The prediction has a mean pLDDT of 82. The part of an RNA shown here (small-subunit ribosomal RNA, 5' domain) has 529 nucleotides and comes from uncultured Alistipes sp. The organism belongs to Alistipes, within Bacteria.

Context: one part of a larger RNA
């Protein structure tokens, strides 16, 4: 010098962009963060409409009132579908194929999506939800009795799927492929604007995982041996697959000074600072990948989890409780108490981008975009500009009737108005899309035209009017290092990064004047080049 997720002192206009628990992965009040399909169903609490019946007004067919009634629009809670494994948060753990790079699956899987074929015939029995009841303080948990399906089960039909045998081709050792017989297994209907949408099988493709292999990948030898499912073989389980993955049996093997094993410490990487570069440092903010959701283990459900806001079990913690028993997990997003030197608002809207659901209008969405706090960073502008010598006054230094220095600085003149106040007109950008109509041709689809919708926010941005008006400071002055006198103190009070200063003339303490650097910052700590 240069950086910083910084901390603190003193100060302090505005604005653009970023960026803020670096420690207790400490414990959490309180709202919210994941639903949605009624174009799958039975229904029908709730809300609106219609219809019935009945009273009341009374203009004689409207209007109120009450009651019944899924009839419609719609829909709480249930059945089912899809999502919930994405997004979002930590960095505990792990020195590992965990990562990063290069490879391979003749060893594997992939909802939704595209493509290409074929198929969609019959038939049954339950359950919720409601109704009735019973048990409990409560979570909640039972019994009777009734329904429906795109839920659930059966039977037929199918083969490229999948066993079993025979023939051909290939190849990378197991094997791969192409063709003949023969056994085995499947569909679900709803709406319709009658065009679709949607279901099932199988093949590719796509995308996303899975496993494996070469090499890289932190310190200690005051850590020298270490390992029995431990190396390997057969043979059976298991996986989506390959494997001591497991399990019987059998063999004794594996690994190490090219540092095993132990212990310590640490998410990795892309990239950031620094440096001329080699390298050194780091791993906040953004992207990838992993691992994790109080702690510990286990599966269930699904195409995918061994699941953050899902189940169980078991520990600790904190509520409730009629002591029988039970509820719960912010390292999402605001917020709270602890810690600390430190680090934000219980804010707004889905308006756009991006997801889930839906044929869609639509919901939902603390991803997300935006406003609030913080000079925390970098950036930009502003705190006026010209003229003005009686070089005023006043401070300060002096060789002291005077000089010199503050210093064109100020007064005063004239200008501007960034910024500021006020007032206001104008009114772009995100914008496309969805939806409605019109046009072409073929119902769909493709084009063109017009309607609608802004959280931010009446913000940015323009104009007017006014007035110099609203706006400087912090470290330093012996050398290193730009900047000097005088006064106070007297090895005392103090100063210092280093060397050093102060014991009576201190450019080095403390104060005043001037000076110097930097500027809305300025200086100190504290780390890294």
């Nucleotide at each position: 010098g240069g950086a910083u997720g910084a901390a603190c002192g003193c100060u302090a206009g505005c604005g653009g962009c970023a960026g803020g628990c670096u420690u207790a992965a400490c414990a959490c009040a309180u709202g919210c963060a994941a639903g949605u399909c009624g174009a799958g169903g039975g229904g029908c609490a709730g809300c609106g409409a219609g219809a019935u019946c009945a009273g009341u007004g009374c203009u004689u067919g409207c209007a109120c009132u009450g009651a019944u009634u899924g009839u419609c629009g719609g829909c709480g809670a249930c059945c089912g579908g899809c999502g919930c494994a994405c997004g979002g948060g930590u960095g505990c753990g792990u020195a590992a194929c965990g990562c990063g790079u290069a490879u391979g699956c003749a060893a594997c899987c992939u909802a939704c999506c595209c493509a290409u074929u074929a198929c969609a015939g019959g038939g049954g029995g339950a359950u919720a939800a409601c109704a009735c009841u019973g048990a409990g303080a409560a979570a909640u948990c039972g019994g009777u009795a009734c329904u429906a399906a795109u839920a659930c089960c059966c039977c037929a039909u199918a083969a490229c799927a999948u066993c079993c045998a025979g023939g051909g081709a290939g190849g990378c050792a197991u094997c791969u492929u192409c063709u003949u017989g023969g056994g085995u297994u499947g569909a679900a209907a709803a709406c319709u604007c009658c065009g679709g949408u949607g279901g099932u099988a199988a093949u590719g493709g796509a995308u996303g995982g899975g496993c494996a292999u070469g090499c890289g990948u932190u310190g200690u030898a005051u850590u020298a041996g270490u390992u029995a499912g431990u190396u390997g073989g057969u043979g059976g389980g298991g996986u989506a697959a390959c494997g001591g993955c497991u399990c019987a049996c059998c063999a004794a093997g594996a690994c190490c000074a090219c540092g095993a094993u132990a212990c310590a410490u640490a998410g990795g990487g892309g990239g950031a600072c620094u440096g001329a570069g080699a390298g050194g440092u780091u791993a906040a903010c953004c992207c990838c990948c992993c691992a994790c959701a109080u702690u510990g283990g286990u599966a269930c459900u699904g195409a995918g989890a061994c699941a953050c806001g899902g189940a169980c079990c078991a520990a600790a913690c904190u509520c409730c409780u009629a002591c029988g028993g039970g509820a719960g997990g912010c390292a999402g997003c605001a917020g709270u108490g602890a810690g600390g030197a430190a680090u934000a608002u219980u804010g707004g809207u889905c308006a756009a981008u991006g997801g889930a659901c839906g044929c869609a209008a639509g919901u939902c969405u603390g991803a997300a975009c935006c406003a609030g706090c913080c000079a925390u960073g970098c950036c930009g502008c502003g705190u006026g500009c010209a003229g003005g010598a009686a070089g005023a006054c006043g401070g300060c230094u002096c060789u002291a009737u005077g000089a010199g220095u503050u210093g064109u600085a100020a007064a005063c003149u004239g200008c501007u108005u960034u910024u500021g106040u006020a007032c206001g007109a104008g009114g772009g950008u995100a914008a496309a899309c969805c939806c409605a109509g019109a046009u072409a041709c073929g119902c769909g689809u493709a084009u063109c035209u017009g309607u609608c919708u802004g959280a931010a926010a009446g913000u940015a941005u323009c104009g007017u009017a006014c007035g110099a008006a609203u706006a400087a400071g912090g470290a330093u002055c012996g050398g290193c290092u730009a900047a000097c006198u005088c006064c106070g103190u007297g090895c005392c009070a103090g100063c210092a990064g280093c060397c050093g200063c102060g014991g009576u003339a201190a450019u080095a303490c403390g104060g005043a004047g001037g000076a110097u650097c930097c500027g809305a910052g300025c200086g100190u700590u504290a780390u890294c080049c």